This is a predicted structure of a 72-nucleotide RNA (transfer RNA) from a Patescibacteria group bacterium.

RNA sequence: GCUCUCAUAGCUCAACGGAUAGAGCGUAUCCCUCCGAAGGAUAAAAUCGAGGUUCAAUUCCUCGUGGGAGCA
Repeated sequence: GCUCUCAUAGCUCAACGGAUAGAGCGUAUCCCUCCGAAGGAUAAAAUCGAGGUUCAAUUCCUCGUGGGAGCA
């Protein structure tokens, strides 16, 4: 330098172009307990950036940024 691939809650991962973007762990509050742990209930929390296509984009296209792999 070229090619491929990945980027979504604090972490690990889902999500035919169309539902309020979900799950596990974690966090907070409450219940329970003498106090904790365990258990139960509730809540907060995310689509890497900029454009484009589309009635509609996490999803498709382009460019960029960052991580990984391969080739030279």
Its mean pLDDT, the model's own confidence on a scale to 100, is 80. Rfam family: tRNA. The family's RNA type in Rfam is transfer RNA. NCBI's taxonomy places the organism under Bacteria, Bacteria candidate phyla.